[in-house]
RNA sequence: GGUCCUAUAGCUCAGUUGGUUAGAGUAGCUGACUCAUAAUCAGUUGGUCGAUGGUUCGAGCCCAUCUGGGACCA
Repeated sequence: GGUCCUAUAGCUCAGUUGGUUAGAGUAGCUGACUCAUAAUCAGUUGGUCGAUGGUUCGAGCCCAUCUGGGACCA
């Protein structure tokens, strides 16, 4: 220098052919249980979906550029 993959909650990840409420596990908080702690159970908080622009009636999803991370080729 070239090609490709990837970015969604504090962390690890789903999210179908673009469609009406953006989710799970874990972590945090509260409560139950216990002499107490852990474990377990119940409830609950937490997201401008990496950034900017575009397409569309409508974008986490499609397109372009940029940024971060990764793989391969040279």

Source information
A computed fold for a 74-nucleotide RNA from a Flavobacteriaceae bacterium, annotated as transfer RNA. Its Rfam family is "tRNA". Rfam classes the family as a transfer RNA. It was read from a public genome assembly. Its mean pLDDT, the model's own confidence on a scale to 100, is 80.